[in-house]
RNA sequence: GGGCCCGUAGUCUAGUGGUUAUGACGUCAGUCUCACACACUGAAGAUCGGGGGUUCGAUUCCCCCCGGGCCCA
Numbered sequence: 001g002g003g004c005c006c007g008u009a010g011u012c013u014a015g016u017g018g019u020u021a022u023g024a025c026g027u028c029a030g031u032c033u034c035a036c037a038c039a040c041u042g043a044a045g046a047u048c049g050g051g052g053g054u055u056c057g058a059u060u061c062c063c064c065c066c067g068g069g070c071c072c073a
């Protein structure tokens, strides 16, 4: 330098055009317990890496950039 893949909550992850973005772990509160843990219930937490474009509508499609991984040279 060229090609391919990935970027979504503190961590991991589902969602691949349609109007509250999914779940697990973790965090917080409650129930339970003498207490802790487990278990159960509930809550908070994401401007979907950044910018632009297409579209009535973009996490999703297109372009550029940033970051990470793999391959080729």
Base pairs, nucleotide, nucleotide: 001072002071003070004069005068006067007066010025011024012023018056027043028042029041030040031039049065050064051063052062053061
Transfer RNA from Hydrothermarchaeales archaeon (SeqCode), 73 nucleotides, folded computationally. RNAcentral records the identical sequence in 2 taxa. Model confidence (mean pLDDT): 84 of 100. Lineage of the source: Archaea > Methanobacteriati > Candidatus Hydrothermarchaeota > Hydrothermarchaeia (SeqCode) > Hydrothermarchaeales (SeqCode).